The RNA shown here (glmS glucosamine-6-phosphate activated ribozyme aptamer) has 177 nucleotides and comes from Planococcus rifietoensis. The source organism's lineage runs through Bacteria, Bacillati, Bacillota, Caryophanaceae and Planococcus. RNAcentral holds the sequence, with entries from Rfam and Ribocentre. Its Rfam family is "glmS glucosamine-6-phosphate activated ribozyme aptamer". Rfam classes the family as a riboswitch. For this family Rfam cites "Control of gene expression by a natural metabolite-responsive ribozyme" (Winkler et al., Nature, 2004). The coordinates come from a structure-prediction model, not an experiment, and the mean pLDDT is 76.

[in-house]
RNA sequence: AAACCAAUUAUAGCGCCUGUACUGAAGAACUCGGACGGACCAGUCAGUCUUCAGUAGACGAGGAGGAGGAGUAUCGAGAUUUCGGCGGAUACCUCCCGGCCGCGAAGCCCGGUCGUUAUGUGCAUGCUUAAAACAGUCGAGUGAUCGAUUGGACAACCAGCUUGCACGGGCUCACAA
Numbered sequence: 001a002a003a004c005c006a007a008u009u010a011u012a013g014c015g016c017c018u019g020u021a022c023u024g025a026a027g028a029a030c031u032c033g034g035a036c037g038g039a040c041c042a043g044u045c046a047g048u049c050u051u052c053a054g055u056a057g058a059c060g061a062g063g064a065g066g067a068g069g070a071g072u073a074u075c076g077a078g079a080u081u082u083c084g085g086c087g088g089a090u091a092c093c094u095c096c097c098g099g100c101c102g103c104g105a106a107g108c109c110c111g112g113u114c115g116u117u118a119u120g121u122g123c124a125u126g127c128u129u130a131a132a133a134c135a136g137u138c139g140a141g142u143g144a145u146c147g148a149u150u151g152g153a154c155a156a157c158c159a160g161c162u163u164g165c166a167c168g169g170g171c172u173c174a175c176a177a
Base pairs, nucleotide, nucleotide: 014087015086016085017084019083020056021055022054023053024052025051026050027049029048030047031046034045035044036043059076060075061074065096066095067094068093069092097115098114099113100112101111102110104173106172107171108170109169120167121166122165123164124163126161127160134151135150136149137148138147139146140145
């Protein structure tokens, strides 16, 4: 010095890069039926290729009871590299635990629905709700690009609230009316 190990912090459009594209450097040959040059040669520029070193590779909203399973896991904005690949993930399925609802306190079973923010569910109605891209500025870098910042907007789903409609058990059984 590097590697390994441990700890801490941050992160789920989260992390990584061998395809691909782009940038820089070096190199060789080719394109003389690429350009400059009257021809040839030399030289310069350009293109192709190789190697090395870099750059890019998801914009927010939304989402976590536990275990297992499976594995292309919601919504729109932008733009067509937000391409392609690998890994992961709060979604999904099953079971367990838990909450609420289903005529009356409670209990059991069954059904529905959700997850401690658990308020029964479905449908309809209304309210509620972005950031990038874009236009600029400053800084870093040879460059591809990157970081910060100013301005101005425009979503959908989920969730919550309002109103209306529809749907939604059995058993045991105390007390009161």